[in-house]
RNA sequence: GCCGCCCUAGCUCAAUCGGCAGAGCAAGCGCUUCGUAAGCGCUAGGUUAGCGGUUCAAUUCCGCUGGGCGGCU
Repeated sequence: GCCGCCCUAGCUCAAUCGGCAGAGCAAGCGCUUCGUAAGCGCUAGGUUAGCGGUUCAAUUCCGCUGGGCGGCU
């Protein structure tokens, strides 16, 4: 220098051919216990890396930028 993949909650990851953004762990509260841990229930937590485009509608499609990983030279 060229090519490909990835970026979503604090962390690890889902989300079907574009149609209400979810799970587990962590956190907070409650139940249970003499008390703690474990267990069970509930709650909160998101500019879907950033900017723009297409569309009635974008995590999803297109372009550019940034970051990460891999391959080729």
Transfer RNA from an Anaerolineales bacterium, 73 nucleotides, folded computationally.
The RNAcentral record of the sequence draws on ENA.